[in-house]
RNA sequence: GACGGUAUAGCUCAAUUGGUAGAGCACAUGCUUAGCACGCAUGAGGUUCUGGGUUCAAUCCCCAGUGCCACCU
Numbered sequence: 001g002a003c004g005g006u007a008u009a010g011c012u013c014a015a016u017u018g019g020u021a022g023a024g025c026a027c028a029u030g031c032u033u034a035g036c037a038c039g040c041a042u043g044a045g046g047u048u049c050u051g052g053g054u055u056c057a058a059u060c061c062c063c064a065g066u067g068c069c070a071c072c073u
Stems, first nucleotide, its partner, number of pairs: 001072001004069004010025004019056001027043005049065005
């Protein structure tokens, strides 16, 4: 330098050819226990990497950029 993949909650990852984002673990509170752990219930937590474009509407489609991974030279 060329090409491909990837970026979503604190972590690991979903989201069925566009309709307003969820799970597990972790965290907080309550129940339980002499107390802890386990278990059960509830809750909080998101600028969906950044900036534009298309659309009534974008995590999803298009363009550019950035980080990471793989590969070619």
Background: The prediction has a mean pLDDT of 81. A computed fold for a 73-nucleotide RNA from Camelus ferus, annotated as transfer RNA. The same sequence occurs in records of 3 taxa. It matches the Rfam family "tRNA". The family's RNA type in Rfam is transfer RNA. About the family: Transfer RNA (tRNA) molecules are approximately 80 nucleotides in length. Lineage of the source: Eukaryota > Opisthokonta > Theria > Laurasiatheria > Camelus.